Annotation
Predicted 3D model of a 98-nucleotide RNA (c-di-GMP-I-GGC riboswitch aptamer) from an Elusimicrobiota bacterium.
Parts: sequence; C1' cells; structure tokens
RNA sequence: UCCGAUAAAGGCAAACCCGUCGAAAGGCGGGGACGCAAAGCCACGGGACUAAACCCGGAUCAAUAAAAGGUUCGGGCAUGUCGGCCGGGUUGCCGAAG
Repeated sequence: UCCGAUAAAGGCAAACCCGUCGAAAGGCGGGGACGCAAAGCCACGGGACUAAACCCGGAUCAAUAAAAGGUUCGGGCAUGUCGGCCGGGUUGCCGAAG
C1' cells in the first nucleotide's frame, strides 16, 4: 500500500411513526434499526424519481366567429430531487490473516 477479521474503540441509520418545509420527488428535526468500512463530503458522468414554471394539444366558460384570457384534462420538458443505484473526485478511524 492493497485488503477488511465471529478483533477492539467508536460512528452512521432503511422501513415505519410524529413534527416541520416543499406543487411534487424529497429535505430537516425527534423516535426507531434493516443494514453499512467510507451508509463521511462533492450532482462531474451514467441512471432513477418528480413536473411548479414553461411548451404543445383537447374540452369548457361561450355568446356570430377569431384572437387573447380563465378553469380543467392529456402529453412533453429539469432550471428540481436521490450519494443507502453505479462510476468518478476528495478526506479519514482501527489493524488480525494474506
């Protein structure tokens, strides 16, 4: 240095529940432990999730028609989210065997 033990000292905390923020995905705090040797940190690449705004289309308000507008439905889209999906970057505790 690679590596990671039925080792030691410690650490983190899935699902679920409560509170809170958010349109949502999800975040944060508390409880709780399925797991984790980087389950520390960074959205750089891939992937996944969401769709407020925006774009397109339908219906409707609605009347002579159109435009513009309101409401609603469908579709598209990341400027959003996930590091406990993978890769990459970066920092780091312990030390058996090999």
Its mean pLDDT, the model's own confidence on a scale to 100, is 86. It matches the Rfam family "c-di-GMP-I-GGC riboswitch aptamer". Rfam links the family to the GO term cyclic-di-GMP binding.